[in-house]
């Protein structure tokens, strides 16, 4: 330097352009003599910036950050 993939909740991971989801972890209640375990509930996110579109996690451009590959 050039090619390639990848980025979503505290982690791990789905979403074929039209309601952002899962599982564990996180609080809250109920249960327990306590925890646990169960059961009910609740916070919690689409790396940044533009563009395309009626409508963008998703298409397309840059930039970041990561990870392979190649001399």
């Nucleotide at each position: 330097g050039c090619c390639c993939g990848g980025c979503u909740a505290a982690c791990u991971c789905a979403a074929u352009g039209g309601g952002a989801g899962a599982g564990u972890g996180c609080c809250u209640g109920u249960c327990u003599u306590a925890c646990a375990c169960a059961c009910a509930g609740g916070a919690a996110a689409c790396g940044g910036u533009g563009g395309u579109u009626c409508g963008a996690u998703u298409c397309c451009a840059u930039c970041g950050c990561u990870g392979g590959g190649u001399a």
A computed fold for a 71-nucleotide RNA from an Acidimicrobiia bacterium, annotated as transfer RNA. The RNAcentral record of the sequence draws on ENA. It matches the Rfam family "tRNA". Rfam classes the family as a transfer RNA.